The RNA shown here (c-di-GMP-I riboswitch aptamer) has 90 nucleotides and comes from Anaerovirgula multivorans.

[in-house]
Order: sequence, then structure tokens, then C1' cells
RNA sequence: CAACGAUAAUGGCAAACCGUCUGAAAGGGUGGGACGCAAAGCCACAGGAUCUAAAGUAGAUUUUUCUACUAUGAUAGCCGAGCUACCGAA
Repeated sequence: CAACGAUAAUGGCAAACCGUCUGAAAGGGUGGGACGCAAAGCCACAGGAUCUAAAGUAGAUUUUUCUACUAUGAUAGCCGAGCUACCGAA
């Protein structure tokens, strides 16, 4: 330096759920809380996957209602790519 990852050390993060704020929704912020995590740190990438559909388009209907499609909205704790990092037993 690279790979690897202990029942090691120092520390870190925080699922579900609850309060609250925010958003059309999915979701997000924050406080509590811990299921887990060795990158559960960063990044939404003309890579895949999944969620949502305000707006738009089309259709139905006669009406501001319903249905379908679409990401420009999301998920980094779904996978892959990229960037960075603490410790050191085997």
C1' cells in the first nucleotide's frame, strides 16, 4: 500500500413504532426509540430495480368527477458504478 474483517479498542450510525414539522403523494427534517449496520459515510449516474403522480397527455363522463400513462418527485437501510474514511487479531 492492497485485500480482508475479532466475541479486540476508540468511537459512529439508527429500522419498526410514537410525538411534531413539511410535502399533492411517495417521502423528508427533528425529538424519542433500537431492528440492525465495517462504510447503514458521500453520490440519484442517458446503469438496473422499487415507490409516488401534483402537473401534463389521452380516454370516459357531463364535470370539475373517474380511469390509464408519464418523473421533472423519491428510496444511498434494494443492487451495481463512482468518491472518501477509523482500527488491526487471524

Model confidence (mean pLDDT): 87 of 100. The source organism's lineage runs through Bacteria, Bacillota, Clostridia, Natronincolaceae and Anaerovirgula.